[in-house]
């Protein structure tokens, strides 16, 4: 130094749930709270998943409607996986 990761040390983050706020929703932000986490730091780049207000595409009819049905991410998630990048500690 690399791999690796301990019921070690110093610090860190914070699931569910509750309260307040934002959003059409998924979800996000703040507070409380800890299930967990060695990158649960950072980047939505690839895949997955979630959502479908507006919009777009297709369709339906009691046919043109402020109607209904289906699809689509440009929305969300890095605490789903991969990739990129930076980084604390040092037992085996």
């Nucleotide at each position: 130094u690399u791999c690796c990761g301990a019921u070690a040390a110093u610090g860190g983050c914070a699931a569910a749930u509750c309260c307040g706020g934002c959003a059409a929703a998924a979800g996000c932000c703040g507070g409380a709270g800890a299930c967990g986490c060695a990158a649960a730091g950072c980047c939505a780049u690839g895949g997955g998943u979630c959502u479908g207000u507006c919009g777009c595409c297709g369709g339906u009819c009691a046919c043109u409607g402020u109607a209904c049905c289906g699809g689509c991410a440009u929305g969300a998630u890095u605490g789903c996986c991969a990739g990129g990048u930076u980084g604390c500690c040092g037992a085996a």
Annotation:
A computed fold for a 92-nucleotide RNA from Leptolinea tardivitalis, annotated as c-di-GMP-I riboswitch aptamer. Lineage of the source: Bacteria > Bacillati > Chloroflexota > Anaerolineae > Leptolinea. Rfam family: c-di-GMP-I riboswitch aptamer. Rfam links the family to the GO term cyclic-di-GMP binding. The model forms 95% of the base pairs in the Rfam consensus. It was read from a public genome assembly, where an Rfam model found it.